[in-house]
RNA sequence: GGAGCAGGCCGGGUGACCGCGGGCCGGCUCCGCGAGGCUCUAUGCCUCAAAGACGCCGGCUCGAGGAAAGUCCGGACACCGCAGGGCAAGGACGCUGCGUCGUCUCAUCCGGGGCGACGCAGGCGGCGAAAGCCGACGGAAAGUGGAACAGAAAGGAGACCGCCGGCGGAGGGAAACCGAAGCCGGUAAGGGUGAAACGGUGGGGUAAGAGCCCACCAGCGGCCGUGGCGACACGGUCGGCUAGCCAAACCCCGUCCGGUGCAAGGCGAAGCAGGUCCCGUUGACGCGGCCCGCCGAGGGACCGGGUACGCCGCAAAGAGAGAUGGUCACCCUCGACAGAAUCCGGCUUACAGGCCUGCUACGGAA
Numbered sequence: 001g002g003a004g005c006a007g008g009c010c011g012g013g014u015g016a017c018c019g020c021g022g023g024c025c026g027g028c029u030c031c032g033c034g035a036g037g038c039u040c041u042a043u044g045c046c047u048c049a050a051a052g053a054c055g056c057c058g059g060c061u062c063g064a065g066g067a068a069a070g071u072c073c074g075g076a077c078a079c080c081g082c083a084g085g086g087c088a089a090g091g092a093c094g095c096u097g098c099g100u101c102g103u104c105u106c107a108u109c110c111g112g113g114g115c116g117a118c119g120c121a122g123g124c125g126g127c128g129a130a131a132g133c134c135g136a137c138g139g140a141a142a143g144u145g146g147a148a149c150a151g152a153a154a155g156g157a158g159a160c161c162g163c164c165g166g167c168g169g170a171g172g173g174a175a176a177c178c179g180a181a182g183c184c185g186g187u188a189a190g191g192g193u194g195a196a197a198c199g200g201u202g203g204g205g206u207a208a209g210a211g212c213c214c215a216c217c218a219g220c221g222g223c224c225g226u227g228g229c230g231a232c233a234c235g236g237u238c239g240g241c242u243a244g245c246c247a248a249a250c251c252c253c254g255u256c257c258g259g260u261g262c263a264a265g266g267c268g269a270a271g272c273a274g275g276u277c278c279c280g281u282u283g284a285c286g287c288g289g290c291c292c293g294c295c296g297a298g299g300g301a302c303c304g305g306g307u308a309c310g311c312c313g314c315a316a317a318g319a320g321a322g323a324u325g326g327u328c329a330c331c332c333u334c335g336a337c338a339g340a341a342u343c344c345g346g347c348u349u350a351c352a353g354g355c356c357u358g359c360u361a362c363g364g365a366a
Base pairs, nucleotide, nucleotide: 001362003360004359005358006357007356008355009354010353012331013330014329015328016327017326018325020063021062022061023060024059025058026057027056028055029053030052034048035047036046037045038044039042065337069348070347072346073345074344075343076342077261078260079259080258081294082293084292085291086290087289090257091256092255093254094253095122096121097120098119099118100117101116102115103114104113105112106111123137124135125134126133127132138252139251143250144249145246146245160191161190162187163186164185165184166183167182171178172177199217200216201215202214203213204212218242220239221238222237223236224235225234226233227232265312266311267310268309274303275302276301277300278299279298286295332335
């Protein structure tokens, strides 16, 4: 120096003017809890004045994002009578250790355990020359199912070419004999197809072959030993000779999970008119499929009537579905994806360009 890898940050800037939404403060206006004074003792007049308000004016301050998005996962918070038991359904998670947070549970206390989210460190597998990156990382030697194209055949499969044996006998030859096509069978060594063809090399064996047999190697399983908290690694021994891929396909195994989401929900104000039928102390309704336990007095349908306002929840953006901007000037590298609706963490998706730090290999110069 260019290339690559990892982590972090920014996402036009400055100024002027205008505008929008929230909060706070001040003034005007309105209102007047209350206090004082006057004399004509009256629901009289004057002065001061807490709290507040439709409105007007002014000042200060705050006002989108790294993803505010998708709403996929977890949590806070809130309600559903106990958030009780069981079954079914559904869902989440799925290598190990430690930590933080949350939740459930055991325990008299100290404390222990389960689960989830996140973080750090590691194991195993894959990719890369390396820095490093990726992994829904339990099960495919339970079952069902799937694999485009090519290929004869895609899973205890398969004979297209080839190889071998038998029959056969065109034809050749003086003869011995050789022997094409075709038919039957054997063969997974060799060729060919494919992402993938049922271990590899060598030897024996055979008509030709083949874990058919043997040696070594690889892989798998059982047992043992060593190291490690552990996932696991290494070594020894035995075995059958070999078991392919996909579970983010169904499925199986294990652990855990009650439901609904801020239109949750709480407080206040205003207004109204009841009627009919049904269920229910032999237990209704009561947050969702069924059953059981406890609780215990109202509940439902239809018709008719009324209201559809304020505050909290709620955050130095935040309400209403609605605000978070515009114009001009100058500058630069000429500006991408995009717009909050209860909040927080994670994931996924979109994104012009730029900056900083560390690392890897290569090249150059001294």
A computed fold for a 366-nucleotide RNA from an Actinomycetota bacterium, annotated as Bacterial RNase P class A. Its Rfam family is "Bacterial RNase P class A". Gene Ontology terms of the family: tRNA processing, ribonuclease P activity and dimeric ribonuclease P complex.